[in-house]
RNA sequence: GGGGCCAUAGCUCAGCUGGUUAGAGCAGCGUGCUCAUAACUCGAAGGUCGGAGGUUCAAGUCCUCCUGGCCCCACCA
Numbered sequence: 001g002g003g004g005c006c007a008u009a010g011c012u013c014a015g016c017u018g019g020u021u022a023g024a025g026c027a028g029c030g031u032g033c034u035c036a037u038a039a040c041u042c043g044a045a046g047g048u049c050g051g052a053g054g055u056u057c058a059a060g061u062c063c064u065c066c067u068g069g070c071c072c073c074a075c076c077a
Stems, first nucleotide, its partner, number of pairs: 001073007010026004019057001029043002032040001050066005
């Protein structure tokens, strides 16, 4: 230098052919249970979907650029 894959909650991930409310589990918080803790029950909260732009009636999803991570190839020494 060329190419591919990935980026969604604190963590691990789902999200179908673009379709109308962004989800699950775990962690943390609260509650019940207990003398108490753990386990278990129930509940609430937690998101600019990596950043910027574009297409569209509608974008987590499609396109372009950028950032970061991983991998392959090439080049130099």

Transfer RNA from a Pseudomonadota bacterium, 77 nucleotides, folded computationally. The coordinates come from a structure-prediction model, not an experiment, and the mean pLDDT is 80. Taxonomically the source falls in Pseudomonadota (Bacteria, Pseudomonadati). RNAcentral holds the sequence, with entries from ENA. Its Rfam family is "tRNA". Rfam's curators write: Transfer RNA (tRNA) molecules are approximately 80 nucleotides in length.